[in-house]
RNA sequence: GCGCACAUAGCUCAAUUGGUAGAGCAUCAAGCUUAUACCUUGAUGGUUCUAGGUUCAAGUCCUAGUGUGCGCA
Numbered sequence: 001g002c003g004c005a006c007a008u009a010g011c012u013c014a015a016u017u018g019g020u021a022g023a024g025c026a027u028c029a030a031g032c033u034u035a036u037a038c039c040u041u042g043a044u045g046g047u048u049c050u051a052g053g054u055u056c057a058a059g060u061c062c063u064a065g066u067g068u069g070c071g072c073a
Stems, first nucleotide, its partner, number of pairs: 001072007010025004019056001027043005049065005
């Protein structure tokens, strides 16, 4: 230099191939207990890497860029 893949909650990952962004862990609260833990229930938490474009509608499609990883030279 060229090619490919990835970027979504504090962490690990989904989102059925365009139609209201979810799960587990973690955190907080309540229940349980003499108390803590375990367990049960509930809640909180998102500018979906950045900037544009297409569309009635974009995490998803297109373009450019940034970062990470892999391969080729």
This is a predicted structure of a 73-nucleotide RNA (transfer RNA) from a Candidatus Microgenomates bacterium. Model confidence (mean pLDDT): 82 of 100. Rfam family: tRNA. Rfam classes the family as a transfer RNA. From the family's description: Transfer RNA (tRNA) molecules are approximately 80 nucleotides in length.